[in-house]
A computed fold for a 97-nucleotide RNA from a rhizosphere metagenome, annotated as SAM riboswitch aptamer (S box leader). Rfam family: SAM riboswitch aptamer (S box leader). From the family's description: The SAM riboswitch is found upstream of a number of genes which code for proteins involved in methionine or cysteine biosynthesis in Gram-positive bacteria.

């Protein structure tokens, strides 16, 4: 860079110790009843791989993930007096190339 997906799903323990939810702004939320992070174990999922000749399913291996829709909004379009609603996009994440 290209393609696909992003409304579902799945947590305990140990260590650590103050911030975290990608970035900027706003909102909202999680957090000393210990967040975030690291490790271990467990689980979820099914993108790729192999097992076989196809599909489904299963298993092996490579990833990924396990608060909240990618937590929500930001740009554009449509509807609306507005609040707001719907759709698309951007950005991001993951997989494969």
């Nucleotide at each position: 860079c290209u393609u696909a997906u992003c409304a579902a799903g799945a947590a305990a323990g140990a260590c650590u110790g103050a911030g975290g939810g990608a970035u900027u702004g706003g909102g909202c939320c999680c957090u000393a009843u210990g967040a975030c992070g690291u490790c271990u174990u467990a689980g979820c999922a099914a993108c790729c791989u192999a097992g076989a000749a196809a599909a489904a399913g299963c298993u092996u291996g490579g990833u990924g993930c396990u608060a909240a829709u990618u937590c929500c909004c930001a740009u554009c379009u449509c509807g609306g007096a507005a609040a707001c609603g719907a759709g698309a996009g951007a950005a991001g994440a993951u997989a494969a190339g």